[in-house]
RNAcentral holds the full RNA, with entries from ENA and SILVA. This is a predicted structure of a 507-nucleotide part of an RNA (small-subunit ribosomal RNA, 5' domain) from an uncultured bacterium.
Context: one part of a larger RNA
């Protein structure tokens, strides 16, 4: 000198980008954050509409009410389907095949998505809802009746699985015959379609191995019994001590095992000529977590943040029998702190879920709000102006210096006001939260815009008074005891500027 997620003090006129609890992985009131599909179903709680029927009004066929009907539109609930493993937060725990790179999986998985083939045939039995009851303060159960399906079962068929047995192959993979056992399937529709099942192969996520790298300390030196290694099962989608019997006595270590501390790691990112050093916050991968601590269920994926069960702290509701919750999601609240935003608009757009689509959801996201917390950019007038005014300083009292500084002339209109016009962002039509924004025009008017920090050397910038080792300064050296360029004040100068110091932290 640079840099910062910064914080304080003293000041502040504007735009655009950027980021914006580093602490208590401390507790959370509220509200939202994940649905969606009636073209799977049976239905019919709400709603509109038609239809019947019955009452009042009368203009005599039309208007109100009521009651009944799932005929319609559409749908609360509730069977099923798809999603809810994504996206969104956070770094607490990992010193690890956890990150990174590099390579292998002849040891595997892979819903939607693509592409080839080839099928879609014949039955059945329930169960939610919806009635009827009972139990319970409630959350909630529980019984009887009865009913749909793209829900679940049987059975057929069959390029797939296993096995046997022959052959081809380099032992193994693998392949081909024959044989036996075994596995499918769902329909809907406005007729355009959109599904259903079985194989292959893809693509795409993902799961496993291993080699190298990847904080301190030896004031830590021994550690280890599923420990190391084999048999043979078991489980896994899959290999293995993963796990289980049962034999072997191994296995790691000064090239640092074992303990203990610290820590998410990378891509970056600061600094530095480099080499190095420090740091991982935004944004991008990968992990790992969801109040502590354990499990498994479904499911292609989870041992699952707004999902289940169990212990556990803590909070809340009772009727004392028993329940209910989980913001490291977006706002907000207390708390703790030197310190970190609104209980804000829209799904217009990007993108996700669902759906045939029209939509429908979406606190990802786009936007606005708050704060100079960061960088870059602009203003805060220009130009002319010397009697070198007045005032202030200082003065050898001549004058100096504040100064073209400033009145004043003459202008401009960046910004600002006020009115008026109004985008692009939206690929064909239709749809803009920002937003009546940003741009443009016009009119007003220097009018609203300047500070902080120093001035003894390092370091650019000096005099007066005041104080009198006092009061005080201070980064290091020092400075103050009566002439202080070092304290205060003042005038001036000097450096950066909507900043400026100072303090913290890295190099």
């Nucleotide at each position: 000198g640079g840099a910062u997620g910064a914080a304080c003090g003293c000041u502040a006129g504007c735009u655009a980008c950027a980021g914006g609890c580093u602490u208590a992985a401390c507790a959370c009131a509220u509200g939202c954050a994940a649905g969606u599909c009636g073209a799977g179903g049976g239905g019919c709680a709400u709603c509109g509409g038609g239809a019947g029927c019955a009452a009042a009004g009368c203009u005599u066929g039309c208007u109100u009410u009521g009651c009944u009907u799932g005929c319609c539109g559409g749908c609360g609930a509730c069977c099923g389907g798809c999603g809810c493993a994504c996206g969104g937060g956070u770094g607490a725990g990992u010193a690890a095949c956890g990150c990174g790179u590099a390579u292998c999986c002849g040891a595997c998985c892979u819903g939607c998505c693509c592409a080839u083939g080839a099928c879609u045939c014949g039955g059945g039995c329930a169960c939610a809802g919806c009635c009827g009851c009972u139990c319970g303060a409630a959350a909630g159960a529980g019984c009887g009746a009865u009913u749909g399906a793209u829900a679940c079962c049987c059975g057929a068929u069959a390029c797939g699985u296993c096995g046997u047995a022959u052959g081809a192959g380099u032992g193994g993979a693998u392949c081909a015959u024959a044989u036996g056992a075994u596995g499918a399937a769902a329909g809907a529709u406005u007729c355009a379609u959109c599904g259903g099942u079985c194989a292959u192969g893809g693509a795409u996520g993902g799961g496993g191995a291993u080699g190298c790298g990847u904080a301190g300390g030896a004031u830590u030196a021994g550690g280890u019994a599923g420990u190391a290694g084999g048999c043979g099962g078991g489980g896994u989608a899959a290999c293995g001590g993963c796990c289980c019997a049962c034999c072997u006595a191994g296995c790691c270590g000064a090239c640092g095992a074992u303990c203990c501390u610290u820590a998410g790691g990378g891509g970056u990112u600061c600094u530095g000529a480099g080499a190095g050093g420090a740091a991982g916050g935004u944004c991008c991968c990968c992990c790992a977590c969801a109040c502590u601590g354990g499990u498994a269920c479904u499911g292609a994926g989870a041992c699952a943040c707004g999902g289940a069960c169990c212990a556990g702290a803590c909070u809340c509701c009772u009727a004392c029998g028993g329940g209910a919750g989980g913001c490291a999601g977006c706002a907000g609240u207390g708390g703790g702190g030197a310190a970190u935003a609104u209980u804000g608009c829209a799904c217009a757009a990007u993108g996700g879920g669902g759906g045939a689509a029209a939509c429908c959801c979406u606190g990802a996201u786009g936007c606005a709000g708050c704060a100079a917390c960061g960088c870059c950019g602009c203003g805060u007038g220009a130009a002319g102006g010397a009697a070198g005014a007045c005032g202030g300083u200082c003065u050898u009292c001549g004058g100096a210096u504040u100064g073209u500084a400033a009145a004043c002339u003459u202008u401009u209109g960046u910004u600002c006001u006020u009115a008026g016009u109004g985008a692009a962002g939206a690929a064909a039509a239709a749809u803009g939260a920002c937003g009546g924004u940003a741009g443009c025009u016009a009119a007003g008017g220097a009018g609203a815009a300047a500070g902080c920090c120093a001035c003894g050397g390092c370091u650019a910038a000096c005099u007066a008074c005041g104080u009198g080792c006092c009061a005080g300064c201070a980064g290091c050296c020092g400075c103050g005891g009566u002439a202080a360029u070092a304290c205060g004040u003042a005038g001036g100068u000097g450096g950066c500027a909507a900043g400026c110091g100072u303090u913290g932290u890295c190099c």
Source information
It matches the Rfam family "Bacterial small subunit ribosomal RNA". Rfam links the family to the GO terms structural constituent of ribosome and ribosome. The prediction has a mean pLDDT of 84.